[in-house]
RNA sequence: GCGGAUAUCGUAUAAGGGUAAUACCUUAGCCUUCCAAGCUAAAGCUGCGGGUUCGAGUCCCGCUAUCCGCU
Numbered sequence: 001g002c003g004g005a006u007a008u009c010g011u012a013u014a015a016g017g018g019u020a021a022u023a024c025c026u027u028a029g030c031c032u033u034c035c036a037a038g039c040u041a042a043a044g045c046u047g048c049g050g051g052u053u054c055g056a057g058u059c060c061c062g063c064u065a066u067c068c069g070c071u
Stems, first nucleotide, its partner, number of pairs: 001070007010024004018054001026042005047063005
């Protein structure tokens, strides 16, 4: 230098164009004499910038970061 893959709550993973999901974690409540465990609820996320579309995590382009291969 060229090609390819990946980027989603604090963490690990789903979502094949139509309300972004699950588990752990965190917070609150219930339970308990208290704590732990258990039960219920809530908060927190699409790497960045554009494009296509009525509608984009998803499709297209560029950038950034990481990984792999070629030279």
Description:
Transfer RNA from Chloropicon primus, 71 nucleotides, folded computationally. The prediction has a mean pLDDT of 81. The source organism's lineage runs through Eukaryota, Chlorophyta, Chloropicophyceae, Chloropicaceae and Chloropicon. RNAcentral records the identical sequence in 5 taxa. Rfam family: tRNA. By type it is a transfer RNA. Rfam's curators write: Transfer RNA (tRNA) molecules are approximately 80 nucleotides in length. RNAcentral holds the sequence, with entries from ENA.